A computed fold for a 96-nucleotide RNA from Gemmatimonas groenlandica, annotated as c-di-GMP-I riboswitch aptamer.
The prediction has a mean pLDDT of 82.
[in-house]
Formats: sequence, C1' cells, structure tokens
RNA sequence: AGCCUGCAAAGGCAAAACCGGCGAAAGCCGGUGACGCAAAGCUACGAGGCUAACGCGACCAAGGAUUCUCGUCGCCAUGCUAGUCGAGCCGCUCAG
Repeated sequence: AGCCUGCAAAGGCAAAACCGGCGAAAGCCGGUGACGCAAAGCUACGAGGCUAACGCGACCAAGGAUUCUCGUCGCCAUGCUAGUCGAGCCGCUCAG
C1' cells in the first nucleotide's frame, strides 16, 4: 500500500408513508419520517426494470364529410431507475 473479516469511534445517507412543488407518466426536488445501507458517494457505458408525451400503425358509434379530430388499442426512449446487477471514477476510519 492492496485485499478480506468484524459486534470499534466520529460522523454520513435515507425506503415506505404523509405534505408542498415539477412532470403526460414513470419519476424527481424540498420538508417530515427511518426500511435499510461500508460506498445507499458520483457517472445511464452494458444488461435488466418502469413510463409512453411526441411519432408510427390499426380501429372508430360522436363530430366532420371520405380522411381527419377526439377516443381506444398496439409499437416506440429521445424520458427515468446508480436503493436491480455489472463496469468506470473517487473516498473516511479502528482492530485483526
């Protein structure tokens, strides 16, 4: 110095839920709150998961007037997720 193990110290983060805000949604931010976390620190690069606004396709009673609008369904990430896993970067500390 690196790695592993553990019931050390100082401290750190904060799930669900509720309240407020943003967003089409997923979700995010702030407050309250702690389920948990030794990287639950950072990065969407790979895989997975979530959502489907825009777009594309199909249908369509009403409108409209002959192919559109609304609506419904399917597909789609360019939106998210680092507290799903991998990868990369960075990092406090005791004992063995």